Context: one part of a larger RNA
RNA sequence: CUGGGCGUAAAGGGCGCGUAGGCGGAAUAGCAAGUCAGGGGUGAAAGCACGUGGCUCAAACCACGUGUCUGCCUUUGAAACUGCCAUUCUUGAGUGCGGAAGAGGUGUGGGGAAUUCCCCAGUGUAGCGGUGAAAUGCGUAGAUAUUGGGAAGAAUGCCGGUGGCGAAGGCGCCACACUGGUCUAGCACUGACGCUAAAGCGCGAAAGCGUGGGGAGCGAACGGGAUUAGAUACCCCGGUAGUCCACGCUGUAAACGAUGGGCACUAGGUGUGGGUGGUAUUGACGCCACUCGUGCCGUAGCUAACGCAUUAAGUGUUCCGCCUGGGGAGUACGGUCGCAAGGCUGAAACUC
Numbered sequence: 001c002u003g004g005g006c007g008u009a010a011a012g013g014g015c016g017c018g019u020a021g022g023c024g025g026a027a028u029a030g031c032a033a034g035u036c037a038g039g040g041g042u043g044a045a046a047g048c049a050c051g052u053g054g055c056u057c058a059a060a061c062c063a064c065g066u067g068u069c070u071g072c073c074u075u076u077g078a079a080a081c082u083g084c085c086a087u088u089c090u091u092g093a094g095u096g097c098g099g100a101a102g103a104g105g106u107g108u109g110g111g112g113a114a115u116u117c118c119c120c121a122g123u124g125u126a127g128c129g130g131u132g133a134a135a136u137g138c139g140u141a142g143a144u145a146u147u148g149g150g151a152a153g154a155a156u157g158c159c160g161g162u163g164g165c166g167a168a169g170g171c172g173c174c175a176c177a178c179u180g181g182u183c184u185a186g187c188a189c190u191g192a193c194g195c196u197a198a199a200g201c202g203c204g205a206a207a208g209c210g211u212g213g214g215g216a217g218c219g220a221a222c223g224g225g226a227u228u229a230g231a232u233a234c235c236c237c238g239g240u241a242g243u244c245c246a247c248g249c250u251g252u253a254a255a256c257g258a259u260g261g262g263c264a265c266u267a268g269g270u271g272u273g274g275g276u277g278g279u280a281u282u283g284a285c286g287c288c289a290c291u292c293g294u295g296c297c298g299u300a301g302c303u304a305a306c307g308c309a310u311u312a313a314g315u316g317u318u319c320c321g322c323c324u325g326g327g328g329a330g331u332a333c334g335g336u337c338g339c340a341a342g343g344c345u346g347a348a349a350c351u352c
């Protein structure tokens, strides 16, 4: 450079914003860089292909001719396509006015159930707890149980739903403030302003790290009791970090739909969430249609099969990322980021 690929075989970047670059809607006029056509120059020789001839034939070898040399330069022309310039358009994209749903985000305040504690007080007495069975453990210094009061921290039952929202991670008690996105009737406006996205920047579960707070429950480590041949486990009694908050770092994951983004096209059936219109009704429920989202089934097609199937893994197009036998190895070295843990980038020998 090229080919074939990336749901499960190797392979989609965790997600977004976005620079360069690549790609890009409709009409008209122009230019002629790409493109196409004709002419000219050049494209050494050898080589290669074909033809003819030479060496007594033939191959090799040699000579001559033609072709090739797919290219470059120049010139004349064409104007469909790409490009450039100009003007215009509204269907792509976006904006305004009106409306809608939602655990979308941040902050502040508030609530109830439960748990534990301690404290207090009351009732009450010998057990409680735990297990397969036990024991460690707790309890006459009065436990467990129960009643009333108080405190603390964490999580928000039912509703709750292949329900909703978010780019992903993720988001669930209530109220308020601030705030992002999405959907949408009709009308108006801008007029290609678009898509993708190397680099870069930002976000990013859990665990972990730094400083300060907090600490009810749970609970790595750790101690004890069991089990067992042993038991550095599974079970039980305890329990520190942590889990929570603030600020800062880390930047990973089976970060999964194991399926990158945009656009267009390609049978249906059925459920569900949002919206709009129509219809019926006094009205709600309902029914019909369209649309945005989210599930299931299924035709064509695709697929190694499983399966996917208008939410494609179908048919096309465009841009990015990635793969190229297993192990060695996501290791070593170097670079870079990080407080560290470690992250990112990422080989080879050797071996099968």
Base pairs, nucleotide, nucleotide: 003324004323005322006321007306008305012320014203015202016201017200021196022195023194025089026088027087028086030084031083033082034081035078036077037076038075039074040073041072042071047068048067049066050065051064052063053062054061092193093190094189095188096187097186098184099183100182104179105178106177107176108175109174110173111156115152116151117150119149120148121147122146123145127138128137164171165170208249209248210247211246212245213244217243218242222238223237224236225235260319261318262317263316264315265314268297269296270295271294272293273292274291275290276289277288278287279286301308302307325352326351327350334345335344336343337342